About this RNA: Predicted 3D model of a 92-nucleotide RNA (Glycine riboswitch aptamer) from Reyranella sp. The coordinates come from a structure-prediction model, not an experiment, and the mean pLDDT is 76. It matches the Rfam family "Glycine riboswitch aptamer". From the family's description: This family represents the bacterial glycine riboswitch. It was read from a public genome assembly, where an Rfam model found it.

[in-house]
RNA sequence: ACGAUCCCUGUGGGAGAGACCGCCCGGCACGGGCGGCGCCGAAGGAGCAACCGACCCCGGAAACUCUCAGGCAAAAGGACCGCAGGAGGAUG
Numbered sequence: 001a002c003g004a005u006c007c008c009u010g011u012g013g014g015a016g017a018g019a020c021c022g023c024c025c026g027g028c029a030c031g032g033g034c035g036g037c038g039c040c041g042a043a044g045g046a047g048c049a050a051c052c053g054a055c056c057c058c059g060g061a062a063a064c065u066c067u068c069a070g071g072c073a074a075a076a077g078g079a080c081c082g083c084a085g086g087a088g089g090a091u092g
Stems, first nucleotide, its partner, number of pairs: 007086007018037001020036006038072003044068001045066003051060003
């Protein structure tokens, strides 16, 4: 001096699946709670694997699998992607 991976903040985009049934709160509606059945996977979590490290045991590892959790009108959330800023300091 160029300034990477990762992390944080803001912002834009962001899918899937019953606004199901019954009961209760409330005068009703909206909303909320409980129970039941049916579903979804892209918060999180867990499992295995290609592969990587070691090459003995083992360890890491997905958007795959499971659905514990979460979700199935709107809202909220949302892996991931883009932009801006911050921290950081690999590499040269």